[in-house]
RNA sequence: GCCCUCGUAGCUCAGUGGAUAGAGCAUCCCCCUCCUAAGGGGAGGGUCACACGUUCGAUUCGUGUCGGGGGCA
Numbered sequence: 001g002c003c004c005u006c007g008u009a010g011c012u013c014a015g016u017g018g019a020u021a022g023a024g025c026a027u028c029c030c031c032c033u034c035c036u037a038a039g040g041g042g043a044g045g046g047u048c049a050c051a052c053g054u055u056c057g058a059u060u061c062g063u064g065u066c067g068g069g070g071g072c073a
Base pairs, nucleotide, nucleotide: 001072002071003070004069005068006067007066010025011024012023013022018056027043028042029041030040031039049065050064051063052062053061
């Protein structure tokens, strides 16, 4: 330098053009219990890496940039 792949909540990841973007773990609150653990219920937490474009509509498609991983030279 070229190619592939990934970037979504504090962490691990789903989602894949259209509803208010979801789960598990973690955090906080409540229930249960003599207490703890386990179990049950709830809450908070997101510029979907960034910019531009396509579209009535983009987390999703295209281009570029940045960052992680891999391959070729």